[in-house]
The RNA shown here (Lysine riboswitch aptamer) has 168 nucleotides and comes from a chicken gut metagenome. Of the family's consensus pairs, 95% are formed in the model.
RNA sequence: GAUAGAGGCGCGGUGUACAUCAGUAGCACCAGCAGACGGGCAGACCACCCGCUGUGUGUGAAAGGGGAAACCGCCGAAGGCAGACGCUCCAUGGCUGUGGAGGUUUGACCUGGGCCGUCGAAGAAGAUUCGCCGGACUGUCACGAACCCGUUUUCGUGGAGCACUAUC
Numbered sequence: 001g002a003u004a005g006a007g008g009c010g011c012g013g014u015g016u017a018c019a020u021c022a023g024u025a026g027c028a029c030c031a032g033c034a035g036a037c038g039g040g041c042a043g044a045c046c047a048c049c050c051g052c053u054g055u056g057u058g059u060g061a062a063a064g065g066g067g068a069a070a071c072c073g074c075c076g077a078a079g080g081c082a083g084a085c086g087c088u089c090c091a092u093g094g095c096u097g098u099g100g101a102g103g104u105u106u107g108a109c110c111u112g113g114g115c116c117g118u119c120g121a122a123g124a125a126g127a128u129u130c131g132c133c134g135g136a137c138u139g140u141c142a143c144g145a146a147c148c149c150g151u152u153u154u155c156g157u158g159g160a161g162c163a164c165u166a167u168c
Base pairs, nucleotide, nucleotide: 001168002167003166004165005164008075010074011073012072013071014070018066026059027058028057029056030054031053032052033051038050039049040048041097042096043095045094046093047092078111079110080109081107082106083105084104085103087102088101089100090099091098112138113137115135116134117133119131120130121129122128140159141158142157143156144155145154146153
C1' cells in the first nucleotide's frame, strides 16, 4: 500500500400499509363589524386580490414528521459543526429585506458504539431527531497486576476509528 473482516437494541436509505396530524385548516350557512383610511411577513412606491371576528351550525382534508415489519446499501457505517454557491423553492407580483425548507460542494474540524438521565433547539406531539454535559455498559489497542504453566481468564488505568484484526 492492497484485500477481507469484527463491534450490536449497530448505521443509513426506499416504497407500501397504518396511527397521528385533527374534528385542525379549508368550504358552506348564521350572527356581528368593515366597505377601502381595513387586510394580504416587513418596507417608500406601483399593481393585483378581497376582508375581519365567533366556545355558532354543518361538512371536512393534506404535507412534513412517526413506530413496526419487509427490501436495499453498509461498519466514519453515519451524525454534527463551519465555510462557499450571489444555487432552487415558499411567504400575491415588481424592488429590497427578513424568515423557513432543500440541494451541491470543501474541511488534515468534532464524535469508537448503543442505552439511560438533566438541560436546550426543532416539532401538533408524552413520537422522533439533533446538541452540550453526566452515568454505567460494551468493543478495540496499550500499559500494569493476579491467575494460568503452553498462554487463557480476571481486575485496574488510559487512548482513539487517519484506529483495530487477518492475509498478501

The coordinates come from a structure-prediction model, not an experiment, and the mean pLDDT is 80.